Lysine riboswitch aptamer from Pelosinus sp., 175 nucleotides, folded computationally. The coordinates come from a structure-prediction model, not an experiment, and the mean pLDDT is 77. It was read from a public genome assembly, where an Rfam model found it.
RNA sequence: UGAAAUGGUAGAGGUGCGGUUUAGCAUUAGUACAUAUUGGAGUCGGCAGACUUUGAAGAUAUGGAAAGGGAUAACCGCCGAAGUGAAGGCUUUGGCAGAAGCUUUUGCUGGUCUUAUGUUUAAUAAAUGUAGGACUGUCAUUACUGACACAUCAGUGUGGAGCGCUACUAUCUUG
Numbered sequence: 001u002g003a004a005a006u007g008g009u010a011g012a013g014g015u016g017c018g019g020u021u022u023a024g025c026a027u028u029a030g031u032a033c034a035u036a037u038u039g040g041a042g043u044c045g046g047c048a049g050a051c052u053u054u055g056a057a058g059a060u061a062u063g064g065a066a067a068g069g070g071a072u073a074a075c076c077g078c079c080g081a082a083g084u085g086a087a088g089g090c091u092u093u094g095g096c097a098g099a100a101g102c103u104u105u106u107g108c109u110g111g112u113c114u115u116a117u118g119u120u121u122a123a124u125a126a127a128u129g130u131a132g133g134a135c136u137g138u139c140a141u142u143a144c145u146g147a148c149a150c151a152u153c154a155g156u157g158u159g160g161a162g163c164g165c166u167a168c169u170a171u172c173u174u175g
Base pairs, nucleotide, nucleotide: 001175002174003173005171006170007169008168009167010166011165014079016078017077018076019075020074022073023072025070033063034062035061036060037059038058042051043050044049046096047095082109083108084107085106086105087104088103089102090101091100092099093098110136111135112134113133114132115131116130117129118128119127138160139159140158141157143156144155145154146153147152
């Protein structure tokens, strides 16, 4: 003064990711439910079962929700941020089936948008699995072009993945 390996610190991608409670907003929904009249034997449920002549379903009139989910705003934590598939364990709920949450191992995904299809849901919203497309960031490139004496830089194309990439720094090895 270069390079490799192993650590540490700080960063970048952008309609970037996640959470919180608060605030109202739309939806759920003129639904559930309550009352009155009518009506006269069914109604609900995946199963088990439950309700009902002390009046089911339906119809009319009056009144009329909520939880969960959603987008926005504010605040917080961050850049495998995080999400999701499979297997296992624990907790809650439930009569069972099922549902929700946490956690371990392992697989996939750089990110955003969008199309088809499936799951979930009240929902065509949102989320998410699979397959495809577009844009974008990053690294490599033995291909091409341009600038340049070279090194190198930029662009196009192709390909890869986040245990990645960039910068600084410490140790060790080496030219």